[in-house]
RNA sequence: CGCUCAUCCAGAGCGGCGGAGGGACAGGCCCUGUGAAGCCGCGGCAACCGACGAGAACGGUGCCAAUGCCUGACCGAUGAGAG
Numbered sequence: 001c002g003c004u005c006a007u008c009c010a011g012a013g014c015g016g017c018g019g020a021g022g023g024a025c026a027g028g029c030c031c032u033g034u035g036a037a038g039c040c041g042c043g044g045c046a047a048c049c050g051a052c053g054a055g056a057a058c059g060g061u062g063c064c065a066a067u068g069c070c071u072g073a074c075c076g077a078u079g080a081g082a083g
Base pairs, nucleotide, nucleotide: 001083003081004080005079006078007077008076013042014041015040016039017038021031022030023029025072026071027070028069043064044063045062047061048060049059050058068075
C1' cells in the first nucleotide's frame, strides 16, 4: 500500500504550549478568542489482538462533542490476518 473479516446508538478529563480553525469529502448542520487544529504531561474509556488461566492484573495498538452529527458517494475510521 491494496485485499479479506469484524465493528462503528454506549463510554471517557484537566493543565501547559499554540494561535484559527475543525468535525475525512460534497451539501447541510454544528463546535470554536468562555480559545480550533496540532504537540507535551498526567488522567480516563474500553474495541480488537496477545499473554495468563483461581482472582486480580499486564502488554500492543485505538479512543476521550453531537448515532461515523444527518444525507450522498468512486465513502470513512479502528482492530486483526495473510501478502
The prediction has a mean pLDDT of 84. SAM riboswitch aptamer (S box leader) from an Acidimicrobiia bacterium, 83 nucleotides, folded computationally.